A computed fold for a 537-nucleotide part of an RNA from Buchnera aphidicola (Yamatocallis tokyoensis), annotated as small-subunit ribosomal RNA, 5' domain. Its mean pLDDT, the model's own confidence on a scale to 100, is 87. Its Rfam family is "Bacterial small subunit ribosomal RNA".
Context: one part of a larger RNA
């Protein structure tokens, strides 16, 4: 000088930050990942509409009940996207990590740009219904139905495999609007569709961007009281496997490979940007913030998927906890709060999606313990205050005294002022960009529809929040401690004690005049803190 600190005494306010370093110990409870009806069949709940019945009324209202998915919507279900992000922790890992610099044998959902295509069919299945097993968790059988769910056929190249010939591989619609024309239902009105168009999607290919995988070199702790280690081991050929190279795996062949420039073994440890210190070189460190890695009760495994071998998914084994009708089941806070425990020690079972960001959605919007805020803690840094001026009778009291006086001390009182902060009251920005509706213009289009964009107008969105800030009211009013005073080291006297009680970082004090122990007066230093302890330079 510093700290994620703790302890003792003390404590007025604000701003900004930080807050389980120990048991990767166990966890009650709540929340932390959903969303889309503009993919689908439907319709449990809510609302609307229509029809019917009944009552009251009256010249069409109202009340009650029933029916109808017709409409707004929507529980559960199928389907899509997301759940691989975000958040946590540092157990493991001394190299499969990290950092820096290179490399070629790769994949990449959403996004951007471009080219082309979207033809024609099929069979199921959940929901639902019926029956039924089980205490429950959860099922079973039969039947019905839809799709942007699933599967063939067709078409295929700039795609894949091939030297070539050739072979092989795809798709899905939904919603808004519409003047003619056509078809179906209908007496007609009308409705639905073809057709046109817009938006969002679908398929194939190419390029990009982003993300990810792999390889190489160097750097990156300690121990030689660890000197040899290694059989898929080192290399080759062929095959398999992978998105891809490769002993990654396998068959055969060769006998290699590594090591005092420290292999192997053991101990310790996440790495970095950085942080602390120091004139620097270095030393120590890796909390918060940011990048990478690893892990998710312990161990193992794969599935789905563009991406996981997946914290809030699946399966198996294990330990533990819970439920049970004893047959069988359920669980995983190293997410946010919170509990027990451990510990010197570390916070609220808070508010809001208003902002920023993320997921889904065409959008409105929904979700978001990410995030924004608030609460607690002097844990740290910074700022402010606890009054200002005047005031000698140098008051009283205390302490000392050579008894004259000295000191506390302009300190107090008194007088004159001020009102920061706190208190009370009133006003009051900014964080708000957007969103919705109407109108106009432009774009698009066959279209004055729809849709999109821009402009104008109107309405409207704030958790924090009793916000920041400003003004007013009253009154010095509500606000100072801690350590030290022998030397190092700024600051001295008296009393008590008498090698006792005690102090102490080192030297050392204390045995009757102790500036070193305890108290008092006085002083010194820092100050809402001051000391002590621990740790680093």
């Nucleotide at each position: 000088a510093u700290u994620g600190a703790a302890c003792g005494c003390u404590g007025g306010c604000g701003g900004c930050a930080g807050g389980c370093c120990u048991a990767a110990c166990a966890c009650a409870u709540g929340c932390a990942a959903g969303u889309c009806g503009a993919g689908c069949g439907g319709c449990a709940a809510c609302g609307a509409a229509a029809a019917g019945u009944a009552g009251c009324u009256u010249a069409u209202g109202u009340u009650a009940c029933u029916u109808u998915g017709u409409c707004g919507g929507c529980a559960a279900g199928c389907g899509g996207c997301g759940a691989a992000c975000g958040g946590g922790u540092g157990a493991g890992u001394a190299a499969a990590a990290u950092c820096u610099g290179g490399g070629g044998a790769u994949c990449u959902g959403c996004c951007u740009a471009a080219u082309g295509a979207a033809g024609g069919g099929g069979g199921a299945u959940a929901a639902c219904u019926a029956c039924u097993g089980g205490a429950a968790a959860c099922g079973g059988u039969a039947g019905c139905u839809a799709a942007u769910a699933c599967c063939g056929c067709a078409u295929g190249a700039u795609g894949u495999c091939a030297a070539a010939a050739g072979a092989c591989c795809a798709a899905a619609g939904u919603g808004g609007g519409g003047g003619a024309u056509u078809u179906u239902u209908u007496c007609a009105c009308a409705a639905a569709a073809a057709c046109c168009u817009c938006a969002c999607g679908u398929c194939a290919u190419u390029a990009g961007a982003u993300g990810a995988a792999c390889c190489c070199a160097g750097a990156u702790g300690a121990g030689a009281u660890u000197a040899g280690c290694u059989a898929g081991u080192a290399g080759g050929u062929g095959a398999g496997g992978u998105a891809a190279u490769g002993g990654c795996u396998c068959a055969c062949c060769u006998a290699g490979g590594u090591u005092a420039c420290g292999a192997u073994c053991u101990c310790u440890a996440g790495c970095u940007g950085g942080u602390c210190u120091g004139a620097g070189a270095g030393g120590a460190u890796g909390a918060c913030c940011a990048g990478c890695c690893a892990c998710a009760c312990u161990g193992g495994a794969a599935c789905u998927g563009a991406g996981a071998c997946a914290c809030g998914g699946u399966c198996c084994a294990g330990a533990c906890u819970c439920c049970u009708a004893c047959g069988g089941g359920a669980g995983g806070c190293a997410g946010c709060a919170g509990u027990g425990g451990g510990g010197a020690a570390u916070a609220u079972u808070g508010c809001a999606c208003a902002a920023u960001g993320g997921g889904c959605g065409g959008a409105a919007g929904c979700c978001u313990g990410a995030u924004g805020c608030a609460g607690c803690c002097a844990u740290g840094c910074c700022g402010c205050g606890u009054g200002u001026g005047u005031g000698a009778a140098g008051a009283a009291g205390g302490c000392c005294u050579u008894a004259g006086g000295g000191u506390u001390g302009u300190a107090a009182a008194g007088c004159a002022c001020u009102u920061u902060c706190a208190a009370c009251a009133a006003g009051g920005a900014g964080g708000a960009a957007g969103a919705u509706a109407a109108u106009a213009a432009a774009u698009u289009u066959a279209a004055u529809a729809c849709a999109u964009u821009u402009a104008u107008u109107a309405u409207u969105u704030g958790a924090c929040a009793u916000u920041a800030c400003u003004u007013g009211u009253a009154g010095a009013a509500g606000a100072a401690g801690c350590a030290c005073c022998g030397g190092c080291u700024a600051a001295c006297u008296c009393c008590g004690u008498g090698c006792c009680a005690g102090c102490a970082g080192c030297c050392g004090c204390g045995g009757u005049a102790a500036u070193a122990c305890g108290g008092a007066g006085g002083g010194u230093g820092c100050a809402a803190g001051c000391g002590u302890u621990a740790a680093u330079c």